[in-house]
Parts: sequence; C1' cells; structure tokens
RNA sequence: UUCUUAUCAAGAGAGACGGAGGGAUUUGGCCCAAUGAAGUCUCAGCAACCAGCUUAAACACGUGAGCCCGGUGCUAAUUCCAAUUGACGGCCUGCCGUCUUGAAGAUAAGAA
Repeated sequence: UUCUUAUCAAGAGAGACGGAGGGAUUUGGCCCAAUGAAGUCUCAGCAACCAGCUUAAACACGUGAGCCCGGUGCUAAUUCCAAUUGACGGCCUGCCGUCUUGAAGAUAAGAA
C1' cells in the first nucleotide's frame, strides 16, 4: 500500500514548547482558534479491538459477563452536517424535512 471482517449517536484533558492555522479529501454549510490553531513532549484519563487473567452456562467451533499492570486507538461538535440510492411527509414541481442505503474516511484484527 491492497484485500477481508467488525465498529463508528456513548465515553474521556491538563501542563510545557510552539506561533497561525484547524475540523481527511472536493464543493457547499456550520464551527474551533492570539482567552493561542497545527505539530512535538510530559502527565492524566476514556474505551475494551487484540493479548492476558477471572467467571457462567455449555462443552465442537465458539459465546456472555467482569478485571485490565500489556499492544494499539481515542480524549470539541454523530465520522461536525450534506453530497449516492430508495421510501414517506410538507409546501406545490423543485426545494425542504424524517428515515433508509451506498460511497469515502477513521480505528482494530487478520491476510497478501
């Protein structure tokens, strides 16, 4: 980097350095930011994907629950919102709203 599977409405921030951008990409919107953005570091926290431990029923694969000192991840806003498909509704023919589905993306695990 590519492929497969799972999840994405919950949860969790302080300090130091830094110095103007940031919210993946494109378009539109809406936000965050000199009361300090990105990035780096330290400490803390969240979660439970993997590992580990405990436990329940079962006992073939495997499953649920709990813990978490390990490997990742995460700690503004639903993945900030919309974009594709379909259904329904409102206004009345092209918009709006709700739901649904897909694409893209993120993370984990496995494979090449």
SAM riboswitch aptamer (S box leader) from Oceanobacillus indicireducens, 112 nucleotides, folded computationally. The coordinates come from a structure-prediction model, not an experiment, and the mean pLDDT is 81. NCBI's taxonomy places the organism under Bacteria, Bacillati, Bacilli, Bacillaceae, Oceanobacillus. The sequence was found by an Rfam model in a public genome assembly. Rfam family: SAM riboswitch aptamer (S box leader). Rfam links the family to the GO term regulation of gene expression.